Predicted 3D model of a 71-nucleotide RNA (transfer RNA) from an Oscillospiraceae bacterium. The source organism's lineage runs through Bacteria, Bacillati, Bacillota, Clostridia and Oscillospiraceae. It matches the Rfam family "tRNA". Its family is annotated with triplet codon-amino acid adaptor activity in the Gene Ontology. About the family: Transfer RNA (tRNA) molecules are approximately 80 nucleotides in length.

[in-house]
RNA sequence: UGCUCUUUCGUUCAAAGGCAGGACAGCGGCCUCAUAAGCCGUGAAUGCGGGUUCGAGUCCCGCAGGAGCAA
Numbered sequence: 001u002g003c004u005c006u007u008u009c010g011u012u013c014a015a016a017g018g019c020a021g022g023a024c025a026g027c028g029g030c031c032u033c034a035u036a037a038g039c040c041g042u043g044a045a046u047g048c049g050g051g052u053u054c055g056a057g058u059c060c061c062g063c064a065g066g067a068g069c070a071a
Base pairs, nucleotide, nucleotide: 001070002069003068004067005066006065007064010024011023012022013021018054026042027041028040029039030038047063048062049061050060051059
């Protein structure tokens, strides 16, 4: 320098153009003498900037971070 892949709650993993969800963790409650476990509830995310579309996490372009390959 070129090419490929990747970027979503604190963590991990979904969502094949139509309400962004699960698990764990956090917080509150129930239970218990108490803790843990269990049960119920609750908050929390689409890397950044553009484009296409009635509608974008998803498709296209650029930038940034990460991984790999080639030189």

The coordinates come from a structure-prediction model, not an experiment, and the mean pLDDT is 83.